[in-house]
């Protein structure tokens, strides 16, 4: 220098271009218990790495860019 790939909640992952981005764990409140754990009920939290574009509509398609990982080339 060229190419591939990943980036979504505190963590791990979902989501055919179309309802208010879903679930598990975690957190918070409660039930149960003598008490703790387990179990059960309720509940909080992300607008999708960033910036543009296409579209009636974008996490999803296009472009650029940032960060992590991998491969190739170069090594004057």
């Nucleotide at each position: 220098g060229g190419g591939c790939u990943u980036g979504u909640a505190g963590c791990u992952u979902a989501a055919u271009g179309g309802u208010u981005a879903a679930a598990g764990c975690a957190g918070c409140g409660g039930a149960c218990u003598c008490a703790u754990a387990a179990u059960c009920c309720g509940u909080u939290g992300a607008g999708u790495g960033u910036a543009g574009g296409u579209u009636c509509a974008a996490a999803u398609c296009c472009u650029a860019u940032c960060a992590g990982g991998c491969c190739c080339a170069c090594c004057a």